[in-house]
This is a predicted structure of a 72-nucleotide RNA (transfer RNA) from a bacterium. The coordinates come from a structure-prediction model, not an experiment, and the mean pLDDT is 83.
C1' cells in the first nucleotide's frame, strides 16, 4: 500500500429496509433470621463519525477513523 472481517446497553453478543433485543451486570420490590441463589418489575443505546438513496436506514451505496487479521 493492497485485501479481508468487525465498530450495536456497563460487558459478551443478536438484530441485514418498518421508530432495537437477549444473556450477565445495575435499581426496585418479594422471600430468608441474614446473606448468596431464586422469583417479579424497572433504568439504560439518536447503532464509530460524515455524506447519499429511500416514503422510510443500525441494515443499501461513497469517504473517513478505530480494531483485528492476510498479502507484499
Nucleotide at each position: 500500500g493492497c485485501c479481508c472481517a468487525g465498530a450495536u446497553a456497563g460487558c459478551u453478543c443478536a438484530g441485514g429496509g418498518g421508530u432495537a433485543g437477549a444473556g450477565c451486570a445495575c435499581u426496585u420490590c418479594c422471600a430468608u433470621g441474614g446473606u448468596a441463589a431464586g422469583g417479579a418489575a424497572g433504568g439504560g443505546g439518536u447503532c464509530g463519525g460524515g455524506g447519499g438513496u429511500u416514503c422510510a436506514a443500525a441494515u443499501c451505496c461513497c469517504c473517513c477513523u478505530c480494531u483485528g487479521g492476510g498479502c507484499u